Molecule: transfer RNA
Organism: Coniochaeta pulveracea
RNA sequence: GGCCUCGUAGGGAAAUGGUAACCCAUCGGAAUCCUAAUCCGAAGAUUGCGGGUUCGAGUCCCGUCGGGGUCG
Numbered sequence: 001g002g003c004c005u006c007g008u009a010g011g012g013a014a015a016u017g018g019u020a021a022c023c024c025a026u027c028g029g030a031a032u033c034c035u036a037a038u039c040c041g042a043a044g045a046u047u048g049c050g051g052g053u054u055c056g057a058g059u060c061c062c063g064u065c066g067g068g069g070u071c072g
Base pairs, nucleotide, nucleotide: 001071002070003069004068005067006066007065010024011023012022018055026042027041028040029039030038048064049063050062051061052060
């Protein structure tokens, strides 16, 4: 340098082009003499960044940054 792959909430991790699920953690509540476990509820991601296509993009296209792999 070429090619492949990954990047989504504090951590992990889903999502045929149809408006971001779930688990852990966090916060509030119930219960308990108190705490933990348990149960109920809430908040938290404009999907690495910048463009493009489309009525509509995490998803498709182009560029770019970072991690991993592979070839020379």